RNA sequence: GCCCUCGUAGUUCAAUGGAUAGAAUGGAAGAUUCCGGUUCUUCAGAUUAGGGUUCGAUUCCCUACGGGGGUA
Numbered sequence: 001g002c003c004c005u006c007g008u009a010g011u012u013c014a015a016u017g018g019a020u021a022g023a024a025u026g027g028a029a030g031a032u033u034c035c036g037g038u039u040c041u042u043c044a045g046a047u048u049a050g051g052g053u054u055c056g057a058u059u060c061c062c063u064a065c066g067g068g069g070g071u072a
Base pairs, nucleotide, nucleotide: 001071002070003069004068005067006066007065010025011024012023013022018055027043028042029041030040031039048064049063050062051061052060
């Protein structure tokens, strides 16, 4: 250089072109406790960027950026 693949909460992962983008863990507040831990309740938190297709895009297409793999 060329080919393939991946990019979603702090982290690890889901989501058939249509649901308020969901869960675990972590964080904050509260309940419980003499204090702490455990447990329970609540809250905040994400689609790499730009463009295109579509009534509608996390999903399909193109480009760029970044990670991984293959090839000489």
Molecule: transfer RNA
Organism: Bacteroidaceae bacterium